This is a predicted structure of a 71-nucleotide RNA (transfer RNA) from a marine eukaryotic metagenome. The sequence is in RNAcentral, with records from MGnify. Its mean pLDDT, the model's own confidence on a scale to 100, is 82. It matches the Rfam family "tRNA". About the family: Transfer RNA (tRNA) molecules are approximately 80 nucleotides in length. Rfam classes the family as a transfer RNA.
RNA sequence: GGGCCGUAGUUCAGUUGGGAGAACGUUUGACUGGCAGUCAAAAGGUCGAGGGUUCGAGUCCCUCCGGCUCC
Numbered sequence: 001g002g003g004c005c006g007u008a009g010u011u012c013a014g015u016u017g018g019g020a021g022a023a024c025g026u027u028u029g030a031c032u033g034g035c036a037g038u039c040a041a042a043a044g045g046u047c048g049a050g051g052g053u054u055c056g057a058g059u060c061c062c063u064c065c066g067g068c069u070c071c
Stems, first nucleotide, its partner, number of pairs: 001070006009024004018055001026042006048064005
């Protein structure tokens, strides 16, 4: 210098710009002899940072930071 990645505590989806989500974990409740298991519900996010475009940005553009990789 080139490419890819950064979204919930963890692993990740979001592929055409308009709803922020899944699984696991956590908390509460029910069942149970039961701190395990099953079921139900809830909490949890400034979408790496800053700026730009747009009526509207996780998504497009620029700069920067961090990680992986190639030369």